[in-house]
RNA sequence: AGAGUUUGAUCCUGGCUCAGAACGAACGCUGGCGGCGUGCCUAACACAUGCAAGUCGGACGAGAAACUCCGCCGCAAGGCGGGGCGGUACAGUGGCGAACGGGUGAGUAACACGUGGGUAACCUGCCCUUCAGAGGUGGAUAAUUCGCCGAAAGGCGGACUAAUACACCGUAAGACCACAGGUCGCAUGAUCAGGGGUUAAAGAUGCCUUGAAGCAAUUCAGGGUAUCGCUGGAGGAGGGGCCCGCGGCCUAUCAGCUUGUUGGUAGGGUAACGGCCUACCAAGGCAAUGACGGGUAGCUGGUCUAAGAGGAUGAUCAGCCACACUGGAACUGACACACGGUCCAGACUCCUACGGGAGGCAGCAGUGGGGAAUAUUGCGCAAUGGGCGAAAGCCUGACGCAGCGACGCCGCGAGAGCGAAGAAGGCCUUCGGGUUGUAAAGCUCUGUCAGGGGGAAAGAUGUCCUGACAGCCUCAUACGCUGUCAGGGUGACGGUACCUCCAAAGGAAGCGCCGGCCAACUCCGUGCCAGCAGCCGCGGUAAAACGGAGGGCGCAAGCGUUGUUCGGAAUAACUGGGUGUAAAGGGCGCGUAGGCGGCUAUGUAAGUCCGAUGUGAAAUCCCUCCGCUCAACGGAGGAAGUGCAUUGGAUACUGCGUGGCUAGAGUACGGGAGAGGGAGAUGGAAUUCCCGGUGUAGAGGCGAAAUUCGUAGAUAUCGGGAGGAACACCCGUGGCGAAGGCGGUCUCCUGGAACGAUACUGACGCUGAAGCACGAAAGCGUGGGGAGCAAACAGGAUUAGAUACCCUGGUAGUCCACGCCGUAAACGAUGGUCACUAGGUGUCCCUUGGUAUACAGGGGGUGCCGAAGCUAACGCAUUAAGUGACUCACCUGGGGAGUACGGCCGCAAGGCUAAAACUCAAAGGAAUUGACGGGGGCCCGCACAAGCGGUGGAGCAUGUGGUUCAAUUCGACGCUACGCGAGGAACCUUACCUGGGCUUGACAUGCUGGUGGUAGCAAACCGAAAGGGGAGCGACUCCGCAAGGGGAGCCAGCACAGGUGCUGCAUGGCUGUCGUCAGCUCGUGUCGUGAGAUGUCGGGUUAAGUCCUACAACGAGCGCAACCCUUACCCUCUGUUGCCACUCCGGAAACGGAAGCACUCUGAGGGAACUGCCUCUGUAAGGAGGAGGAAGGUGGGGAUGACGUCAAGUCCUCAUGGCCUUUAUGCUCAGGGCGACACACGUGCUACAAUGGUCGGUACAGAGGGCUGCAAACCUGCGAGGGGGAGCGAAUCCCAGAAAACCGACCUCAGUUGGGAUUGGAGGCUGCAACCCGCCUCCAUGAACGCGGAAUCGCUAGUAAUCGCGCAUCAGCACGGUGCGGUGAAUACGUUCUCGGGCCUUGUACACACCGCCCGUCACACCACGAAAGCCUGUUAUACCAGAAGUUCAGCCUCGUGUUGACCGAAGGUAUGGCCGGUGAUUGGGGUGAAGUCGUAACAAGGUAACC
Repeated sequence: AGAGUUUGAUCCUGGCUCAGAACGAACGCUGGCGGCGUGCCUAACACAUGCAAGUCGGACGAGAAACUCCGCCGCAAGGCGGGGCGGUACAGUGGCGAACGGGUGAGUAACACGUGGGUAACCUGCCCUUCAGAGGUGGAUAAUUCGCCGAAAGGCGGACUAAUACACCGUAAGACCACAGGUCGCAUGAUCAGGGGUUAAAGAUGCCUUGAAGCAAUUCAGGGUAUCGCUGGAGGAGGGGCCCGCGGCCUAUCAGCUUGUUGGUAGGGUAACGGCCUACCAAGGCAAUGACGGGUAGCUGGUCUAAGAGGAUGAUCAGCCACACUGGAACUGACACACGGUCCAGACUCCUACGGGAGGCAGCAGUGGGGAAUAUUGCGCAAUGGGCGAAAGCCUGACGCAGCGACGCCGCGAGAGCGAAGAAGGCCUUCGGGUUGUAAAGCUCUGUCAGGGGGAAAGAUGUCCUGACAGCCUCAUACGCUGUCAGGGUGACGGUACCUCCAAAGGAAGCGCCGGCCAACUCCGUGCCAGCAGCCGCGGUAAAACGGAGGGCGCAAGCGUUGUUCGGAAUAACUGGGUGUAAAGGGCGCGUAGGCGGCUAUGUAAGUCCGAUGUGAAAUCCCUCCGCUCAACGGAGGAAGUGCAUUGGAUACUGCGUGGCUAGAGUACGGGAGAGGGAGAUGGAAUUCCCGGUGUAGAGGCGAAAUUCGUAGAUAUCGGGAGGAACACCCGUGGCGAAGGCGGUCUCCUGGAACGAUACUGACGCUGAAGCACGAAAGCGUGGGGAGCAAACAGGAUUAGAUACCCUGGUAGUCCACGCCGUAAACGAUGGUCACUAGGUGUCCCUUGGUAUACAGGGGGUGCCGAAGCUAACGCAUUAAGUGACUCACCUGGGGAGUACGGCCGCAAGGCUAAAACUCAAAGGAAUUGACGGGGGCCCGCACAAGCGGUGGAGCAUGUGGUUCAAUUCGACGCUACGCGAGGAACCUUACCUGGGCUUGACAUGCUGGUGGUAGCAAACCGAAAGGGGAGCGACUCCGCAAGGGGAGCCAGCACAGGUGCUGCAUGGCUGUCGUCAGCUCGUGUCGUGAGAUGUCGGGUUAAGUCCUACAACGAGCGCAACCCUUACCCUCUGUUGCCACUCCGGAAACGGAAGCACUCUGAGGGAACUGCCUCUGUAAGGAGGAGGAAGGUGGGGAUGACGUCAAGUCCUCAUGGCCUUUAUGCUCAGGGCGACACACGUGCUACAAUGGUCGGUACAGAGGGCUGCAAACCUGCGAGGGGGAGCGAAUCCCAGAAAACCGACCUCAGUUGGGAUUGGAGGCUGCAACCCGCCUCCAUGAACGCGGAAUCGCUAGUAAUCGCGCAUCAGCACGGUGCGGUGAAUACGUUCUCGGGCCUUGUACACACCGCCCGUCACACCACGAAAGCCUGUUAUACCAGAAGUUCAGCCUCGUGUUGACCGAAGGUAUGGCCGGUGAUUGGGGUGAAGUCGUAACAAGGUAACC
């Protein structure tokens, strides 16, 4: 410090999410030790039990018992008396304390808290200092005792008694009160002295001494002294009360609140001011700088976070406040309205004899309950502190310690070194290895912690006790006080810290994570399942995201999760944001408060700045030092504390006061411009209607029509009239206005702006919450008006529908007057004002110069283009969206929603203000590249058109779908599947079905063992075959003389083979398609924040991104073209098997032979064509025409297929990852099936006939094939064919008759002499075998079909059409495929339209890219919310009723703890409202939800432009 997430990508806006730190935490897994901290955040819920506030005998009276000793009585039991325990315990009177300490956070938005002040308006026990004093007297009462009541708690009465209890008298000041005076002061006051009045007390103990009583111990009294106490006053310290300034929550959907209210006078009350209370008087007081109301909350030092500013928070510790079961109240007291006090009321709990009583853990423990959750009914007063006491001491759940909890922080440990055969095991693997991993084992060491033994602190000093000394007091060497010294006593923690010894690597590691953010990867399992998830998102068979494992990363006695806070978030922006299009400028003006404000002089010193002083508690944070072995923790000192107050100073700026100025603003004057506003008048054109004339059959309307009008005379046309509304041309990014808006002409009234020239005022200014005015259209009210237009409505069309678009009608309305409404895409989507910052060019107005309507200058307005600058970009740019200033309004993710509720406004419609639940991970802006458009431009293609022939109809063939079946194997599915894989299914093929069989297998490699008379062959026999079965026959090789051993082979077994099983969406390869379309890219440069652009665009040209030209581009690559093959012409060469012109021979001739290679031809090489030449045209590229030429503008054809697209096709050609199978999904055999058949489609064949058919005759190819082959002649059969076998491995022989054509004949328009399906019969061929299921022949049969609906296909020349021939596959089987030649057309005006494509451009809400996206109703499920007859809590207000305790006041009496009354008064009751909330039949919309319904609204001109 940032990161992830909107997109195909980009930049921006913007939300969501993450990484950090923290916690009084909780939960999950895990857990060795110690130190220091910390621990009911929830029920201020209820509490059993124990303890938490007592103490003083040196204030006072009284005063036991048990026990024990002695004596007496008694037989004993026991009784009585006395002593000790003991003046003790318990209780009482009295004093002090109990108001501290401890707990809690309910209430409280308040002078409660914080901070700084005030008190001249106050109090203060104990403590300190100081002054003065303490004389006298009296009556009670508790305890006790007696009696009585009560279950108890408790109470009543009689009698006795003391005090430091109580009362009275005396005395008394400098105290208090009034009076009068001086000094000082901030008004009320402070202080000084005067005379008058008022007001006090208590004693106890020690020692010395005197006296009295007593036998004595001892007691009592007086005096002295010491100490403690007592009284009054003054002062101090510390504590408190009250008052004030300032500061710190949310809500305006709370806007008005208030009657003791605000003030005054008098009185009361208080320690004290005060409406604190009462009476009277006045009518005030508070509030937009937020009163009143509602909600929430103890406040602070601090704590957490943050760079800071800030935000959040208020556990522990500390300060303050409030509270003590709930509510009320007072008493006592220095202090209380009192946690462990009192009274009353209420709720609750307990006791009860039912009459009545008792209680208050928010003290420490502890219990129940609540809750995710928070500890021991511990030890001790040793320390610190507190209460009482003279003191010893007692009390102290304050406190000090211990216990429990990883709750937090800090520290320590769990070992260290060496150790590679890199062990075993695990995991992975490309099978080589890698990794776990020096890790382990092993060897050598060490000893912390835990364990055991031993030793052993500090915290303890003061008080105290004993003794001594000094000082003070005193008559005193006594007592006492103060100080010093010596000795003695005291530790909960605890035999703890700490030290040491012993043994021993021994007892001590987990948790989370590993897709990105974010550090860490593989295997297996799972298969949109199970699950994960903080966000994005993973999972549908190869998951680094689920689960496990191995490995790794991180932290570590912890680790994760959850929750919460701050951060990141500049995402509320003070520091530090924005508002043209992302959310956001108010519709517009006037204007109040407020904010801001020109030049100059002077005063002041409020703001501001500087200094000083006080304060800012301690703790905390920070720094330094120090103490626990370190640290956490703690101690000391310092710094800081940005604040507040007081005070001194400064005066630039701001404020305030005063004076001046004219540049801002305004006023006066002048002549001009203008649809500025209001009112009145008036004009013509047009529409419609009415009347009349002419006139006749239509008019009108549309894409086309119809509704409609018209023979009762329309439309058309002429004349006349009526009425309403709007003002053509002029008219212009012209003018005016604040905006809305304003348009014939004239008149009247009236607002504003601009310019010019002077004069005047003298800052009078700018903005503007609230408020007020204006405010298009539509709408509303009342009354008019109504020609045209026209929601609603009706009809006609369109359509699947058409409640629309179009047409015919038509009412509100549109118009006028008056009154409402108050909205809009009220837009420049841009608030107002002022200043500053290049220009250029239009236009309107004024003005100056000028003769000027030209032109130029100045000012004002209104447009365009552009600099700097700004902007995310688009764009803006002196009319800013630039640079600054002031001010108002507004924004803070999308949806829900501008909605609900509430309030205000409105007649209503509705408007203004304006949420939440819930839900999403986005919603958006600008720009980019594509794709798309029923957008545009340009241009291609048998794309259309122009033609020719087909398909779709028939029959048949073939493929497919479907159906059927035991199986009809599988794949291919728009173009780009369907005579496709298949270039040939009777068996085989064959993958399918049925059945029979085999199991290391039909096939490969290796290992082990056996055999090796072994391999191999194989008869009977079973069988459909496969297979089984094996009589019998029977090789080969190496070593060795042989015996024997070994090998190949075979057998058995083990590894493995095998799979046309799955996945073409895991793949390679190959292929189809766009498309032989002209495109697709790169390097460098340049432009852009970037995606990207440029180049590749523009102008021409081309078949072409072909070339030229231009150009911030310059080049280059893959494509195009060319290079290759073939064909067309020529030349050279070649010359058999080809050829035959010339010559010769034979023959009647055909022909054969010789010779020859001229020609044809064969097949090798070469030539030839390049817009080269000419004319025209053009800058050029090129184009048009012509010549020559066999061929002319790529001559024809072929091969050749850029980047890519379709998860296109193929795992069944092959290859291959993974998965599956293993006596079967492998292998094999027989038979069947792939050939089925109501149907549907594709591709073909043959036809429907006369341009034909049939018959006869006659002619001319090319390219191929041929030895398990092609086969001649000849014979034979009607024929298929058979016989036959010459010739030929082929320019030689054969297949091989080409056919259409041509000649001739017949047929004569007919289901025929067209057509041949189908069927019957008879044959032929191939083959092991033609039943399912081949082809061919002959005879017979003779079906549909008479040119084919919608629709649709091919073809632009040697093409279509038509005719036959060959070949591959193949035993056989061709209407298919693939080649070959023969005959041989028609047409193209043209690019509007259809389809496909290319380039440029435009729009886009598409990017899976229009087969896209997407809206609303309805139906279903779930969720939250609103309304609702009501019902029910809570809270609050008002009125009234009733009224406890208690204070105060008053009365009465028996004068007391009496009684009565009055005011106030808590709880309670009645009634009526307000507010919050819960619930509610029903109802309303909203949200969400893989595959529901209906339509198609929006995005392209979205098919009617969209939107408000």